RNA sequence: CGGGGACCGCCGCCUAAUCGCACGCAUGAGCGAGCCGGGGAUCCACAUUUCUUCCGGGGUGAAUCCGCGUCAGCGGUAGGGAUUUCCUUCGUCCCGAACCCGUCAGCUAACCCGGCCGGCGGCCGACGGAAGGAAAU
Numbered sequence: 001c002g003g004g005g006a007c008c009g010c011c012g013c014c015u016a017a018u019c020g021c022a023c024g025c026a027u028g029a030g031c032g033a034g035c036c037g038g039g040g041a042u043c044c045a046c047a048u049u050u051c052u053u054c055c056g057g058g059g060u061g062a063a064u065c066c067g068c069g070u071c072a073g074c075g076g077u078a079g080g081g082a083u084u085u086c087c088u089u090c091g092u093c094c095c096g097a098a099c100c101c102g103u104c105a106g107c108u109a110a111c112c113c114g115g116c117c118g119g120c121g122g123c124c125g126a127c128g129g130a131a132g133g134a135a136a137u
Base pairs, nucleotide, nucleotide: 009123010122011121012120013119014118018033019032020031021030034116035115036114037113038112039111044106056104057101058100059099060098065076066075067074068073079095080094081093082092083091085134086133087132088131089130090129
């Protein structure tokens, strides 16, 4: 001097997954706000008959569906995210998974129950693609 890594801190992104108060003496499991999910009436929806088959059904989530395949995967797609104050459009770059309930649940007021995890990027670089608008200074 160059490259790489780790810790702390700060900034930013996905996600509901954040903030505040108590704590750790007093045995402990906490409390609140905000956001999110599930269950749960009336009304509405569903419903009935016959035959065959047999592979129950449902939920969170953007993550569903189609074709090809040597069945590893490939190509697309409903849909979703980022693009540095914010919004929209264009352009560009990505995701398009995984898990849970346990034979059971349509919608659903009151009411009841639960979650607030996890995964990334940047950091001395100079506003981070373009246009229009808004806001602020």
Notes: The prediction has a mean pLDDT of 79. This is a predicted structure of a 137-nucleotide RNA (c-di-AMP riboswitch aptamer (ydaO/yuaA leader)) from Actinoplanes teichomyceticus.